[in-house]
């Protein structure tokens, strides 16, 4: 400065100052990267980063790691309009 707060998701494990925190793995979600014939735009996937499953605000997002040289983002399926 723009956008969002409608709804969605855990009878997990560990740890610990006993009090609600913190890690971890899985879930929701699709905001920013990624990917889908060059390119925009939609629409999709959910890999990289946030956030979130007691929520109104000093709320969230508007990529991330770096020795600043650079790097990474998995298989499979996948388009649709313009140029």
């Nucleotide at each position: 400065a723009c956008a969002u707060c409608a709804a969605g998701a855990g009878u997990a494990g560990a740890g610990u100052a006993u009090a609600a925190c913190u890690c971890u793995c899985g879930c929701c979600a699709a905001c920013c990267u990624g990917c889908u014939g060059a390119c925009c735009u939609a629409a999709g996937c959910a890999a990289g980063g946030u956030g979130g499953a007691c929520u109104a605000g000093a709320a969230u997002g508007u990529g991330g790691c770096u020795u600043c040289g650079g790097c990474a983002a998995c298989a499979a399926a996948a388009u649709a309009g313009g140029u």